[in-house]
RNA sequence: CGGCGCGUAACUCAACAGGCAGAGUAGCUGACUCUUAAUCAGAAGGUUGCAGGUUCAAUUCCUGCCGCGCCGACCA
Numbered sequence: 001c002g003g004c005g006c007g008u009a010a011c012u013c014a015a016c017a018g019g020c021a022g023a024g025u026a027g028c029u030g031a032c033u034c035u036u037a038a039u040c041a042g043a044a045g046g047u048u049g050c051a052g053g054u055u056c057a058a059u060u061c062c063u064g065c066c067g068c069g070c071c072g073a074c075c076a
Stems, first nucleotide, its partner, number of pairs: 001072007010025004019056001028042004049065005
């Protein structure tokens, strides 16, 4: 320098031939219990890496950038 892949909740990951953003774990509240744990119930938690573009509508398509990983090239 070039190519490819990835970036979504605190963490691990889903959702994609465009149509209301979800699950598990953790944390919180409650039930149960003498208490804790376990179990059960509930609520909360996101500008989908950033900035643009297309569209009635973008996590999804296009462009640029940032970060991480892999491969290649260059390099005395």
Transfer RNA from a Burkholderiales bacterium, 76 nucleotides, folded computationally.
Lineage of the source: Bacteria > Pseudomonadati > Pseudomonadota > Betaproteobacteria > Burkholderiales.
It matches the Rfam family "tRNA". By type it is a transfer RNA.